[in-house]
Context: one part of a larger RNA
RNA sequence: GCCAACGAGUUUAUGCAUACUGCUAGGUUAAGUUGACUAAAACAACAAAGCCGAAGGGAAACCGAGUGUUAAUAGCGCGACUGUAUAUUUAUUUAUACGGGUAGAAUGCAUAAGACCCGAAGCCAGGUGAGCUUGCCAUGAGCAGGAUGAAGUAGGUCGAAAGACUUAUGGAGGUCCGAACGGGUAGAUCGUACAACGUCUUCCGAUGACUUGUGGUAAGGAGUGAAAAGCUAAUCGAACCUGGUAAUAGCUGGUUCUCUCCGAAAUAGCUUUAGGGCUAGCGUCGUGUGUUUCUUUUGGGGGUAGAGCACUGGAAGGUUUCGACAGGGAGCAAUCUCGCGAAACCUAUCAAACUCCGAAUACUAGAAGUAAGAACACGGCAGUUAGGCCAUGGGGGCGAAGCUCCAUUGGCCAAAAGGGAAACAGCCCGGAUCUCUAAAUAAGGUCCCUAAAUAUAUACUAAGUGUAAGACAAGAAGGUGAAGUUUCUCAAACAAUGAGGAGGUUGGCUUAGAAGCAGCCACCCUUUAAAGAUAGCGUAACAGCUCACUCAUCUAGAGAUUUUGCGUCGAAAAUAAUUGGGGCUAAGUAUAUUACCGAAUUUGAGGAUUUUAAUCCCCUUAGGGGGCCUAAAGUGGUAGGAGAGUGUUCCAAUCCGCAGUGAAGGAGGACCCGUGAGGGCCUCUGGAGCGUUUGGAAGUAAGAAUGUUGGC
Repeated sequence: GCCAACGAGUUUAUGCAUACUGCUAGGUUAAGUUGACUAAAACAACAAAGCCGAAGGGAAACCGAGUGUUAAUAGCGCGACUGUAUAUUUAUUUAUACGGGUAGAAUGCAUAAGACCCGAAGCCAGGUGAGCUUGCCAUGAGCAGGAUGAAGUAGGUCGAAAGACUUAUGGAGGUCCGAACGGGUAGAUCGUACAACGUCUUCCGAUGACUUGUGGUAAGGAGUGAAAAGCUAAUCGAACCUGGUAAUAGCUGGUUCUCUCCGAAAUAGCUUUAGGGCUAGCGUCGUGUGUUUCUUUUGGGGGUAGAGCACUGGAAGGUUUCGACAGGGAGCAAUCUCGCGAAACCUAUCAAACUCCGAAUACUAGAAGUAAGAACACGGCAGUUAGGCCAUGGGGGCGAAGCUCCAUUGGCCAAAAGGGAAACAGCCCGGAUCUCUAAAUAAGGUCCCUAAAUAUAUACUAAGUGUAAGACAAGAAGGUGAAGUUUCUCAAACAAUGAGGAGGUUGGCUUAGAAGCAGCCACCCUUUAAAGAUAGCGUAACAGCUCACUCAUCUAGAGAUUUUGCGUCGAAAAUAAUUGGGGCUAAGUAUAUUACCGAAUUUGAGGAUUUUAAUCCCCUUAGGGGGCCUAAAGUGGUAGGAGAGUGUUCCAAUCCGCAGUGAAGGAGGACCCGUGAGGGCCUCUGGAGCGUUUGGAAGUAAGAAUGUUGGC
């Protein structure tokens, strides 16, 4: 990992609600006792103690259809007014049903209990442990060999002595080297090991605070500890075993058959509260009211968007006036000037906490319409209280974020499949009851992959720009198209080519020089078709080359500018690139048009089912229940609510049920029935029990829980 078996909302008590059953102004017994065949169970009888109800109000005394408050007979609070319908009667008479009451069993939920199941770390009590290890006690044992050579002693020499030196001897030491023994420094190896700490090499101590045998002793908030919270039996910041014990777990995981109807929330308030609760909101089921809901229309109040500057403030420019107005400049000074501050006016503005104004929506009242899984009230049962993205209006942030916080009780996902967006919860289209090899469409598409136009018309783009959304600015440019405005032009424009571009004069000044062309001043006149006291290059200064301007040749358009379409550059990222790809000059872009494709949408055909409505039929305890057919509207769904069923084991009755002429169980089937859980039938196997129907009771359904046990 797989397979099989086992494996999780149970039981008791009490309470509330719902449907049902009995009785009904009443309902009901409990413990217990008795009975038949002995006990148990079950049943019956007794047991009328008690409980609930028919009356409430008050804290209570107490009073009572009233009572409490109060001085009150007032007012106010909480109550009562003997229910409703049908039939019937002389009669408010009677009967029945509902409502109301009560008892029961069923179902749902709550509370107390282990309370759906598994799961802690822990806490406490009583015991068991020092054969491991720590310390201590008693009694034993062990330490090859070598080295060093303390004190002491003896001899000698010296000395008056104290003593010194020297030679021998001697054999001290938590001395030295190094086996056994004890340790465990460094590295390697091992690391499903030889081993839950080993092995190899290396290393430390090795007569000592040494090592070790045996026996004994000290223990769980306690021991022991040359102290590391070490060790106390592979367990230690409190051992192990059993018990309290099914500790507790606002936490994680798991929780077993089917179909039908409806269908949420991720918000508010409070919370030692924030991943938990309680109440409300939103769901469902029942009862009641009966359009209150919703839509349209008419009418209201508003101070938002916008706008504006009339107020409150901000901020720009100008003019005027005023100011014992700091400071700079000029002046001997008076004073002038620049500036500073304030006010008024003019121009042009800004504002969430400005408003002379002012929408759309929204809200609300009246009226009309619509009738839906509308609205509201009460009651049973919930779940939810981590939300996400998109659009719009805002706050925070950097007008960053797939960021964060609100709002629109907006849309979608959550809880929604299908088609489109290459792929892609939240975007676009559209909400899947089932079947069909039928049709029309939506979004989006129609060259091939790939269903459908190599469609039509007119333009643009030459950049592979672009081609399905994935970024691009300031800026730059005779790329190219369109629409304007304007200038020149057959009296010849623009461009090109040929020619001229002169004289006074080298204007005056300045200067070494200044001659059109360093600089200052002036910028005239003449000849002319035209020619500046010169627009540029150039020279030391001249010279020289162009320009403006003019003529000729030539010939029909030529320039300037504004707005705009599509393109170009600007344009850099990390493994090899990419409109989804191929590829495309349209199969790109813009405008217009017509076809077609395209979904679980819509339509068509045929089934199922829910709700509502109507007729009919059957049953009935006469309340109601069931069924056929028809019509309309529905039938995605998590948490969750409601309903109807399937299956397993056992019990009672039933079928005068089945069964060796083969039960249960097992294997198979292309057969039949059911929406389904499932149920039949047939064949083989198997070899002894089993089923139908109606009720009842549960150890009642397995794929998950690092589930438990067994097998492979």

A computed fold for a 712-nucleotide part of an RNA from Candidatus Nomurabacteria bacterium RIFCSPLOWO2_12_40_14, annotated as large-subunit ribosomal RNA, domain II. Lineage of the source: Bacteria > Bacteria candidate phyla > Candidatus Nomuraibacteriota. It matches the Rfam family "Bacterial large subunit ribosomal RNA".